Predicted 3D model of an 87-nucleotide RNA (Glycine riboswitch aptamer) from a soil metagenome. RNAcentral holds the sequence, with entries from MGnify.
């Protein structure tokens, strides 16, 4: 340092429209797909400061940018803790 197990982990609309599925006489509901608008940043991605150089080139993040990704739970999820192997 690098891998793999197991814990812990936070922000944002379960907004409005269409279509489509479930149930049902019907209306309401629910969940999924797209579209729109309004938002988040901690997968990934990109930017840039000391520094260092003649000069170019290098140079970081949880700072920013919001391309990707998220915005009821659930997956995910930087960082942290054990545990165990590799180097």
């Nucleotide at each position: 340092u690098c891998g793999c197990g197991c814990g812990g982990g936070a922000g944002a609309g379960u907004u409005c429209g269409a279509c489509g599925u479930c149930a049902g006489c019907g209306a309401c509901g629910a969940c999924g797909u797209c579209g729109a608008c309004g938002c988040c940043g901690a997968a990934g991605g990109g930017g840039c400061a000391a520094c260092a150089u003649c000069c170019c080139c290098g140079g970081a993040a949880c700072c920013u940018c919001u391309c990707a990704g998220g915005c009821a739970c659930c997956c995910a999820g930087a960082c942290c803790g054990c545990g165990c192997g590799a180097g």